Predicted 3D model of a 329-nucleotide part of an RNA (large-subunit ribosomal RNA, domain IV) from an uncultured Bacteroidales bacterium. The coordinates come from a structure-prediction model, not an experiment, and the mean pLDDT is 88. Rfam family: Bacterial large subunit ribosomal RNA.
Context: one part of a larger RNA
């Protein structure tokens, strides 16, 4: 100098992004425990106190009273929770990027929409045949949403989907009105004309399904949920009125938020000082109601802010051990 370890005045986060690392805490036994709450919890909350050894005494014992001794220190080593207060997200326990993400991502009980009467839908395949399921709508399938409590508004114009069937539009097919090549023969002096049957090349009305177009339903289907101007006896706003447009103009909750650009919005708290956080305000650039919407005890190797302890993270750096490097040999 470097790795790993131990120790350290005084000070205690002043270190950082960030208490990362480290340290503090730990066992057992007794006292004791608050908001909150789904009454289960929270809860080992927190906060505190014993704890060895000898002797006697009770006890079947394990201990358990009395009394005495020793140490700085008796859970005398090892092992062995630090704690608390807020506030996002996710109900929970669980799953995941084998090799940089463990999460707020998946999954989930729980709620809804849909499809499906059994040779079931729906998957797999060329088929057969399997799965579904040796089940049978309290079932099987896809799709959403994701505990629980309160709720889940208003829009069927567009897309999608389901039902409908009067008319428009429509393919093969079917149908053969016509038209075209071929020529036996006719006609002509020929060049060339007409030209029946068969044969062939076409081909008009006509018919003609589903499907679009129509016409109803549905949004816990994909989606969507406006804008000027005026008005109240200070001002300021505007319950209120006028108007354009629209399918229908966002209700309840919630709101600078995992969403707020202006923005370190503005008050309040918190600190001496606080772009962070916590409680409001609402002016929501661009929340909102199973693409879920406000809450929530109780989890979380989650993520945020603060506090007590503790501390070599640090002021600021010292010293020991092992091991490397370096030097010499």
């Nucleotide at each position: 100098c470097c790795a790993c370890a131990g120790c350290u005045a005084a000070g205690g986060a002043a270190c950082u992004a960030g208490g990362c690392a480290a340290a503090u805490u730990a066992g057992u036994c007794c006292u004791g425990u608050a908001a909150c709450u789904u009454c289960g919890g929270g809860a080992g909350a927190a906060a505190g106190g014993a704890c060895g050894c000898c002797a006697c005494g009770c006890g079947c014992a394990a201990g358990c009273g009395u009394g005495g001794c020793c140490g700085c220190a008796g859970a005398g080593a090892a092992a062995u929770g630090g704690c608390c207060c807020a506030g996002g997200c996710g109900a929970c326990u669980g799953u995941u990027u084998a090799u940089c993400a463990a999460a707020a991502a998946c999954a989930c009980a729980u709620g809804g929409c849909u499809a499906u009467g059994c040779u079931a839908a729906a998957u797999u395949u060329a088929a057969a045949g399997a799965u579904g399921a040796c089940g049978u709508a309290u079932a099987u399938g896809g799709c959403c949403u994701g505990a629980c409590a309160c709720c889940u508004g208003c829009c069927c114009g567009g897309u999608g989907c389901u039902g409908g069937a009067a008319g428009g539009u429509u393919a093969a097919g079917a149908g053969g009105a016509g038209a075209g090549g071929u020529u036996a023969g006719c006609a002509g002096c020929a060049a060339u004309g007409c030209g029946a049957a068969g044969c062939u090349u076409u081909g008009a009305a006509u018919u003609g399904a589903a499907g679009c177009c129509c016409c109803a339903g549905u949004a816990a289907a994909c989606g969507g949920c406006g804008g000027c101007c005026g008005u109240a006896a200070c001002u300021a706003u505007a319950a209120c009125g006028g108007u354009c447009c629209u399918a229908a103009g966002g209700u309840a909750g919630c709101g600078a938020a995992a969403u707020u650009c202006c923005u370190u919005g503005u008050c309040g708290g918190g600190u001496a000082a606080g772009u962070u956080c916590c409680g409001a305000c609402c002016u929501g650039c661009a929340c909102g109601a199973a693409u879920g919407g406000u809450g929530u005890a109780a989890c979380g190797a989650u993520c945020u802010g603060g506090g007590c302890g503790c501390u070599g993270u640090c002021u600021c750096a010292g010293c020991u051990g092992u091991g490397a490097g370096c030097u010499c040999g």